This is a predicted structure of an 88-nucleotide RNA (c-di-GMP-I riboswitch aptamer) from Salipaludibacillus keqinensis. Lineage of the source: Bacteria > Bacillati > Caryophanales > Bacillaceae > Salipaludibacillus. The sequence was found by an Rfam model in a public genome assembly. Model confidence (mean pLDDT): 78 of 100.
RNA sequence: AUCUUUUAUAGGCAAACUCGCUGAAAAGCGGGGACGCAAAGCCUCAGAUCUAACGCGAAGAAGGAGCUAAGAUGGCUGGGCUGCGAAA
Numbered sequence: 001a002u003c004u005u006u007u008a009u010a011g012g013c014a015a016a017c018u019c020g021c022u023g024a025a026a027a028g029c030g031g032g033g034a035c036g037c038a039a040a041g042c043c044u045c046a047g048a049u050c051u052a053a054c055g056c057g058a059a060g061a062a063g064g065a066g067c068u069a070a071g072a073u074g075g076c077u078g079g080g081c082u083g084c085g086a087a088a
Base pairs, nucleotide, nucleotide: 004088005087006086012037013036017032018031019030020029021028022027035075041081042080043079045078046077047076048073049072050071055067056066
C1' cells in the first nucleotide's frame, strides 16, 4: 500500500413524525427530530417498486375506470466510482 472479516475510541449520516417551500402526483429541499446505517457518500447502467402530468382510451356531453415514464426512490436489489478508521 492492497484485499477480506470482525470490533469500535473519536467522529459521520439521518427513518418515522412535524413546520415552511417546490411539484399534477410520487417525491424533493431547508429547520426540528432519531428508526437505524461501516459506505445510509456519489452515479438510474440492469431489474424492481411508487406516481400518472403530457399522451392513449369509452357512448353525443359531463363525470370518469383503465394503459403508459422521458418523472421519483441510491435508506429496494445488483452494478460502477470514491473515502475515513482500531485490531487480526